[in-house]
RNA sequence: UUACGAUAAUAGCAAACUCAUCGAAAGAUGGGGACGCAAAGCUAGGGGUCUAAGGUCAAUAGACUAUGACAGCCGGUUACCGAA
Numbered sequence: 001u002u003a004c005g006a007u008a009a010u011a012g013c014a015a016a017c018u019c020a021u022c023g024a025a026a027g028a029u030g031g032g033g034a035c036g037c038a039a040a041g042c043u044a045g046g047g048g049u050c051u052a053a054g055g056u057c058a059a060u061a062g063a064c065u066a067u068g069a070c071a072g073c074c075g076g077u078u079a080c081c082g083a084a
Stems, first nucleotide, its partner, number of pairs: 004082002012037002017032006035072001041077003046074002048070003054065004
C1' cells in the first nucleotide's frame, strides 16, 4: 500500500413504529425510538427501484412520461482502527 474484518479499542449512523412540519405522491426534515450497519460517509451525469403533479394519448377506465425522489439495492469514490 492492497485485500481482509476480533463478542479488540475509540468514535459514529439509526430500520420499523410514532409525533410535528413540508410535499400531488414517492419521499424529506426535526423529536422520540433501535432493526441493524466496517463505510448505513459522499455520489442520483453508471445500472436499478419508487412516484406521476404537469404533459401526451384515450369517449371513459386507464396507459406512457421526471423536470420529483431513493445511497439501509448494485456500482463509483474518500476515509477511522488493526487481532488472525
c-di-GMP-I riboswitch aptamer from Peptococcaceae bacterium UBA5752, 84 nucleotides, folded computationally. The sequence was found by an Rfam model in a public genome assembly. The prediction has a mean pLDDT of 89.